Predicted 3D model of a 528-nucleotide part of an RNA (large-subunit ribosomal RNA, domain I) from Sphingobacterium endophyticum. Model confidence (mean pLDDT): 84 of 100.
Context: one part of a larger RNA
RNA sequence: GGCACACGGGGGAUGCCUAGGCUCUCAGAGGCGAUGAAGGACGUGAUAAGCUGCGAUAAGCCACGGGGAUCGGCAAAUGCGAUUCGAUCCGUGGAUUUCCGAAUGGGGCAACCCGGCAUGUUGAAGACAUGCCAUCAAUUGAGGCGAACGCGCUGAACUGAAACAUCUAAGUAGGCGUAGGAGGAGAAAAUAACAAUGAUUUCCCAAGUAGUGGCGAGCGAACGGGAAAGAGCCCAAACCGCGCAUGUUACGGCAUGUGCGGGGUUGUAGGACCGCGAUAUUGUACUGUGCUAUGAACUGGAAGCAGGUGGGAAACUGCGCGAUAAGGGUGAGAGCCCCGUACAGGCAAAGAAUACAGGCAUAGCGGGAUCCUGAGUACCGCGGGACCGGAGAAAUCCUGUGGGAAUCCGCCAGCACCAUCUGGCAAGGCUAAAUACUCCUGAGAGACCGAUAGUGAACCAGUACCGUGAGGGAAAGGUGAAAAGAACCCCGAACAGGGGAGUGAAAAGAACCUGAAACCGUGUGCUU
Numbered sequence: 001g002g003c004a005c006a007c008g009g010g011g012g013a014u015g016c017c018u019a020g021g022c023u024c025u026c027a028g029a030g031g032c033g034a035u036g037a038a039g040g041a042c043g044u045g046a047u048a049a050g051c052u053g054c055g056a057u058a059a060g061c062c063a064c065g066g067g068g069a070u071c072g073g074c075a076a077a078u079g080c081g082a083u084u085c086g087a088u089c090c091g092u093g094g095a096u097u098u099c100c101g102a103a104u105g106g107g108g109c110a111a112c113c114c115g116g117c118a119u120g121u122u123g124a125a126g127a128c129a130u131g132c133c134a135u136c137a138a139u140u141g142a143g144g145c146g147a148a149c150g151c152g153c154u155g156a157a158c159u160g161a162a163a164c165a166u167c168u169a170a171g172u173a174g175g176c177g178u179a180g181g182a183g184g185a186g187a188a189a190a191u192a193a194c195a196a197u198g199a200u201u202u203c204c205c206a207a208g209u210a211g212u213g214g215c216g217a218g219c220g221a222a223c224g225g226g227a228a229a230g231a232g233c234c235c236a237a238a239c240c241g242c243g244c245a246u247g248u249u250a251c252g253g254c255a256u257g258u259g260c261g262g263g264g265u266u267g268u269a270g271g272a273c274c275g276c277g278a279u280a281u282u283g284u285a286c287u288g289u290g291c292u293a294u295g296a297a298c299u300g301g302a303a304g305c306a307g308g309u310g311g312g313a314a315a316c317u318g319c320g321c322g323a324u325a326a327g328g329g330u331g332a333g334a335g336c337c338c339c340g341u342a343c344a345g346g347c348a349a350a351g352a353a354u355a356c357a358g359g360c361a362u363a364g365c366g367g368g369a370u371c372c373u374g375a376g377u378a379c380c381g382c383g384g385g386a387c388c389g390g391a392g393a394a395a396u397c398c399u400g401u402g403g404g405a406a407u408c409c410g411c412c413a414g415c416a417c418c419a420u421c422u423g424g425c426a427a428g429g430c431u432a433a434a435u436a437c438u439c440c441u442g443a444g445a446g447a448c449c450g451a452u453a454g455u456g457a458a459c460c461a462g463u464a465c466c467g468u469g470a471g472g473g474a475a476a477g478g479u480g481a482a483a484a485g486a487a488c489c490c491c492g493a494a495c496a497g498g499g500g501a502g503u504g505a506a507a508a509g510a511a512c513c514u515g516a517a518a519c520c521g522u523g524u525g526c527u528u
Stems, first nucleotide, its partner, number of pairs: 001527009015513001016478002020449002022446007029438002031145002039100003042055003046078001050074002061094006070082003105114003115133007135142002149180001150178005160167001164214001190197002201228005211219002232430003235374001239262010267408001269373004273367004282361003286358005294350001298345003304319004320336002327339003379403008389415001410425005465472002485512001488500004
């Protein structure tokens, strides 16, 4: 030095555990903010660095309700207190709520500085206290914050095409604006096809079909069928009336414009207008009131003992009982020990459904002379864009630009265009539900993870640390049933460490469950 065995050190794998995550389901909520938010700074405790709570009334103040013996958060100890005259605690409502922050009197390097006016301390100056003093809008608001979801405006590239330019990625990501609990869309100038349907939205199918496409890569409908849901309405105009203004007048008015009220709202054309008849019928998405299901803390809530083993019984044995009863805890595995659970009750605020009242809305018949029925619109040329459709034979929709109608004997559409036929009535508006999402609350689930996993974060984590900054971003869980956390003695310089003693079922001894490997030793044997 090697090998083997034994015993250690070292290290923190593995096993077991879970306080935390992940993905969903069902309900709720879907906002907060000038009555000052979100988020912070600084304070606040007998002692107090951090976290939590709170705000100069500062781990708190008041009222009501609940509850019934302990309490002064995490968090021990000491000290001092509170509480059956009902504390702590829980629920609901209220008071207080420094400074910064939209931040709003002005300024500013956020949490700071400096003012004006009024009132008061005051008779005056200074100072102090309280209140008011931003902007835009216009009498009531806005501003800022917030996870995704909606709508609008704007809008890439990598990439794919095995290169690349049309194309794709993709109207995606990103930027901006803006709304709501949803948003958008929506009551046929529709879809169809000689038969019909009857607003919109979403899902399943139709269908990877018809198409489109350097006919490459790719992109990709609709009709129709089946479901979810279901709801329809209001203006503008004609006509009538009133007010105001202007023009004109023979002062009687008339005309034009404008505002308001009535009227009226559609394609089987409807309405105005004229005539007849009538006050009926029905509805309600608006407002209010009553009532109630529901609804906070909370209350009741079944049934087991014994024996032996053991540190410990819930395991085992014996004999019982309950169950509309999850789950957790308790010194091992408990229906009957504890907390609870099923079930039953309780009630403040709130409060659907429903009822009532109010408001609002809602009809018929005939006539056919006249009037009305959305204009720089429809449509066309040119240039773009949207549709399954890349300009194509290219309808339909949007519009930058230039032209520019018709008026019910009218107009639009049915994939160039024309005719017949069929369907509809544009150029004004509103509209619940079925749909999308989850920052958040409650309940629950998992052939999801179990500390190099699962969130970056199970632990005082968006922390420590890094970076001028935007930004990047960790590691780190486990004594024991209970601290019973090792009195006392000894070695030692020792508040280091160790040896006894003691606790405990076991040292598991705080560098604490288990304690693998690498790596480092000690002893013995064999061997060189």